[in-house]
Context: one part of a larger RNA
RNA sequence: UGACGGGGGCCCGCACAAGCGGUGGAGCAUGUGGCUCAAUUCGAUGCAACGCGAAGAACCUUACCUGGGUUUGACAUGUGGCUGCACGCCUGAAGAAAUUCGGGAAGCCUUCGAGGGUGCCACACAGGUGCUGCAUGGCUGUCGUCAGCUCGUGCCGUGAGGUGUUAGGUUAAGUCCUGCAACGAGCGCAACCCUUGUGACUAGUUGCCACUCUUGAUUAAACUCGAGACGCACUCUAGUCAGACUGCCUGUGAUAAGCAGGAGGAAGGUGGGGAUGACGUCAAGUCAGUAUGGUCCUUAUAUCCAGGGCUGCACACGUGCUACAAUGAUUGGUACAGAGGGAAGCCAAACCGCAAGGUGGAGCAAAUCUCAUAAAACCAAUCUCAGUUCAGAUUGAAGGCUGCAACUCGCCUUCAUGAAGCUGGAAUCGCUAGUAAUGGCGCAUCAGCUACGGCGCCGUGAAUACGUUCCCGGGCCUUGUACA
Numbered sequence: 001u002g003a004c005g006g007g008g009g010c011c012c013g014c015a016c017a018a019g020c021g022g023u024g025g026a027g028c029a030u031g032u033g034g035c036u037c038a039a040u041u042c043g044a045u046g047c048a049a050c051g052c053g054a055a056g057a058a059c060c061u062u063a064c065c066u067g068g069g070u071u072u073g074a075c076a077u078g079u080g081g082c083u084g085c086a087c088g089c090c091u092g093a094a095g096a097a098a099u100u101c102g103g104g105a106a107g108c109c110u111u112c113g114a115g116g117g118u119g120c121c122a123c124a125c126a127g128g129u130g131c132u133g134c135a136u137g138g139c140u141g142u143c144g145u146c147a148g149c150u151c152g153u154g155c156c157g158u159g160a161g162g163u164g165u166u167a168g169g170u171u172a173a174g175u176c177c178u179g180c181a182a183c184g185a186g187c188g189c190a191a192c193c194c195u196u197g198u199g200a201c202u203a204g205u206u207g208c209c210a211c212u213c214u215u216g217a218u219u220a221a222a223c224u225c226g227a228g229a230c231g232c233a234c235u236c237u238a239g240u241c242a243g244a245c246u247g248c249c250u251g252u253g254a255u256a257a258g259c260a261g262g263a264g265g266a267a268g269g270u271g272g273g274g275a276u277g278a279c280g281u282c283a284a285g286u287c288a289g290u291a292u293g294g295u296c297c298u299u300a301u302a303u304c305c306a307g308g309g310c311u312g313c314a315c316a317c318g319u320g321c322u323a324c325a326a327u328g329a330u331u332g333g334u335a336c337a338g339a340g341g342g343a344a345g346c347c348a349a350a351c352c353g354c355a356a357g358g359u360g361g362a363g364c365a366a367a368u369c370u371c372a373u374a375a376a377a378c379c380a381a382u383c384u385c386a387g388u389u390c391a392g393a394u395u396g397a398a399g400g401c402u403g404c405a406a407c408u409c410g411c412c413u414u415c416a417u418g419a420a421g422c423u424g425g426a427a428u429c430g431c432u433a434g435u436a437a438u439g440g441c442g443c444a445u446c447a448g449c450u451a452c453g454g455c456g457c458c459g460u461g462a463a464u465a466c467g468u469u470c471c472c473g474g475g476c477c478u479u480g481u482a483c484a
Stems, first nucleotide, its partner, number of pairs: 001484002003481003007478007015468002019431005026322008034313002042053002064308007073125001077124006089104006108116002127297002130295003136291001138286003141282001143280001148187006154163003167178003193274004198242007207232002212229006245268001248262005324424001328383006340371003345364002350359003390421001395416007437460007
């Protein structure tokens, strides 16, 4: 100087407390361990591995296993030699295919010096998801969006080092103020960036339809509803500005920084959210994204193909989904979104089918067309507390779709079947507001899908926080130490 303490002081955080909803019990999905296996490819392992790499394992992917093939090779560059040859095309046989062995047709370019192309032979070499993340780059996680980490000059100390950065206040903040042998500065904090909340201006199609006009339906007439025109008022779209700064007032404070309350305001003291991650720690993770040193294999640890495996199942754990019901289930009616995707694509109307789906073909490279009916909510009816009109596992049958191909091993529909489960032990997790909880919608990957996952979007929409004694983590000061 650090680190540590079941030492002290001050402070913070969904850390506890106060609340709400879960997990742990059931069934299923998914990942992991273990076991098994010819193989169940590899990696990730406290927090910070375990719905993780994987934003899609039937073949492919694929790295694993079994079997069958190839050896200048599936891929690149170069050298030498040969080449009207070979590859490729048509075709026959063998084969699971890869491929091998035959037959046939056509048959190079050129400036004629040689060169180029293609194939074959030979040689250099290729190739390796083989090993080492404890040889590395790059990237990432974590402490932690915590408020810290340092430097120059000066001063103090023999020196390691100290001071500054401590102290009194204050803040979300080493944020700011005051003081001080310190005076300044850098990386962090904050701001600058994006988005959302208010207003103004500009613009008006594919968006909008108030006023006015035309027209259709209905009506006794009107109201009302539909279509069109005019128009850009409104909504909206998207560009430029304005707006919030403790700016104003009162109190408090040390006349400071600030704090408490108030006014005005769409918004008030960082308005909400995002992006942004200091010096460093963990020889943290990744040689299987790529790059790369070393090392190993080179008729094999390379490479091609078929089939299998990655999906195996006495069991254990993590993460989720669906439930156990009446704040519910079922049936009928009816209302209101946002954000996205679309050409080997999205697919309307109409028709067929109980349905999955099929036929069909309009429109749309999309503020125009389409995916596309949002669902919960609301209205009405049935059920009346039961293993039930709860719950839906499992199994049988019949179908549909994608795709060379659904046996291992896809998803969906209909009918039948109707398991466990009546709120879950010890323990444990998330969340402070448009949050939790709850309801649906979209997208990426993708032929299809194991998505109940991931990333977004909107609807409905709470409860509680006395407080900091305690548990956990962290920051500053101080103290002890046989630790470094």
A computed fold for a 484-nucleotide part of an RNA from a metagenome, annotated as small-subunit ribosomal RNA, 3' major domain. Its Rfam family is "Bacterial small subunit ribosomal RNA". Model confidence (mean pLDDT): 81 of 100. RNAcentral holds the full RNA, with entries from SILVA.